[in-house]
Molecule: SAM riboswitch aptamer (S box leader)
Organism: Desulfobacteraceae bacterium
RNA sequence: AACCCAUGAAGAGGACGCGAGGGAACUGGCCCUGUGACCGUCCGGCACUCUUUUCCGAAAAGGUGCCAAAGCCCGCCCCGCCAUAGGCGGGGAACCAUGAGGU
Numbered sequence: 001a002a003c004c005c006a007u008g009a010a011g012a013g014g015a016c017g018c019g020a021g022g023g024a025a026c027u028g029g030c031c032c033u034g035u036g037a038c039c040g041u042c043c044g045g046c047a048c049u050c051u052u053u054u055c056c057g058a059a060a061a062g063g064u065g066c067c068a069a070a071g072c073c074c075g076c077c078c079c080g081c082c083a084u085a086g087g088c089g090g091g092g093a094a095c096c097a098u099g100a101g102g103u
Stems, first nucleotide, its partner, number of pairs: 003101001005099004013043005021032003026075001028073002044067006051060003071095001076092007
């Protein structure tokens, strides 16, 4: 690494640099992007967590992840409704990401 568990509709900005793609994989959509995306650096912030203190209200310092859109939506299975090979709603699975364990 595998594996296992938990979470994933909330939240969170700029500057500089690079220069053409990017939004996990693939299909179909849709969206972002020379008004400079993605990515990198710096500062900032959001969330969780650890340590210490505590007047038990909280505070300080650190760590990890994150800072467009539901993991942007769909796909596979089940149920219901509409009505007719489709649409809508709900649930689940699969995959992915992050975290704890584990190796």